Molecule: transfer RNA
Organism: archaeon GW2011_AR20
RNA sequence: GGGCUUGUAGUUUAGCGGCUAUAACGUCACGUUUACACCGUGAAGGUCCCAGGUUCGAGUCCUGGCAGGCCCA
Numbered sequence: 001g002g003g004c005u006u007g008u009a010g011u012u013u014a015g016c017g018g019c020u021a022u023a024a025c026g027u028c029a030c031g032u033u034u035a036c037a038c039c040g041u042g043a044a045g046g047u048c049c050c051a052g053g054u055u056c057g058a059g060u061c062c063u064g065g066c067a068g069g070c071c072c073a
Base pairs, nucleotide, nucleotide: 001072002071003070004069005068006067007066010025011024012023018056027043028042029041030040031039049065050064051063052062053061
């Protein structure tokens, strides 16, 4: 330098163009306990890597960047 692929809560992730974005772990509150843990209930937490484009509508499709991984040279 060329090709392929991935990027979504703190972490790991689901997500046929119709969605007000999903779950687990973690965090916090309450219940339970003498207390802690376990367990149960609930809550908070996301500018979906960045910038454009297509569309009535984009996390999803297209283009260009940036970052990680793999392959070729």